[in-house]
Predicted 3D model of a 73-nucleotide RNA (transfer RNA) from Tetrabaena socialis.
The RNAcentral record of the sequence draws on Rfam.
Its Rfam family is "tRNA". Rfam describes the family as follows. Transfer RNA (tRNA) molecules are approximately 80 nucleotides in length.
Its mean pLDDT, the model's own confidence on a scale to 100, is 81.
NCBI's taxonomy places the organism under Eukaryota, Viridiplantae, Chlorophyceae, Tetrabaenaceae, Tetrabaena.

RNA sequence: GUCUUCUUGGCGUAGUGGUUAUCGCGUCUGAUUUACACUCAGAAGGUCUCCGGUUCAAUCCCGGAAGAGGACA
Numbered sequence: 001g002u003c004u005u006c007u008u009g010g011c012g013u014a015g016u017g018g019u020u021a022u023c024g025c026g027u028c029u030g031a032u033u034u035a036c037a038c039u040c041a042g043a044a045g046g047u048c049u050c051c052g053g054u055u056c057a058a059u060c061c062c063g064g065a066a067g068a069g070g071a072c073a
Stems, first nucleotide, its partner, number of pairs: 001072007010025003018056001027043005049065005
């Protein structure tokens, strides 16, 4: 330089057009315990990387930008 994949709570992830965005770990609260751990119940936590476009409606489709990874040279 060319091609290509990815970007979603603190971390890892599901979700390929439709009303409140999924799950696990973690965090917090409560129950249990002499206490801790385990277990159980509940809660908080997300401008879905950014800008623009298409659409009645976009995390999802299209264009561009930024960041990260891979292949080739």